[in-house]
RNA sequence: AAAUAUCUUCAGGGCAGGGUGAGAUUCCCGAUUGGCGGUACAGUCCGCGAGCGCCAUUUUUUGACGCGCAUGAUUUGGUGUGAUUCCAAAACCAACAGUUACAGUCUGGAUGGAAGAAGAUAAAG
Numbered sequence: 001a002a003a004u005a006u007c008u009u010c011a012g013g014g015c016a017g018g019g020u021g022a023g024a025u026u027c028c029c030g031a032u033u034g035g036c037g038g039u040a041c042a043g044u045c046c047g048c049g050a051g052c053g054c055c056a057u058u059u060u061u062u063g064a065c066g067c068g069c070a071u072g073a074u075u076u077g078g079u080g081u082g083a084u085u086c087c088a089a090a091a092c093c094a095a096c097a098g099u100u101a102c103a104g105u106c107u108g109g110a111u112g113g114a115a116g117a118a119g120a121u122a123a124a125g
Base pairs, nucleotide, nucleotide: 004122005121006120007119008118009117010116017029018028019027031105032104033094034093035048036047037046038045043092044091051069052068053067054066055063056062074090075089076088077087078086096108097107098106
């Protein structure tokens, strides 16, 4: 230095204004947001997380970064050795449950969980 084990902390943002209506932050105009790792700096590339289910074990736990299901969306031009990542322009997408009316943005599961990030400690080689 690397790897291992244990523990601690942290780890998601967002409808101003207007229209219709009995009723909508849900429809329409418009506004607005962008988790984590990889890679030339990424919501749209590759991979992962948030949902639901399953097996062994009496249960918690653990195996476990397990297995299965679900899992959205980009083009054109420019620079460059190299960019679907930068610059310019125009697009597109967003779980589940709830609701006087259809939700990325409201309310709820969630004072939760988690991809992961940082730090501390330990023993041995």
Predicted 3D model of a 125-nucleotide RNA (FMN riboswitch aptamer (RFN element)). The model forms 100% of the base pairs in the Rfam consensus.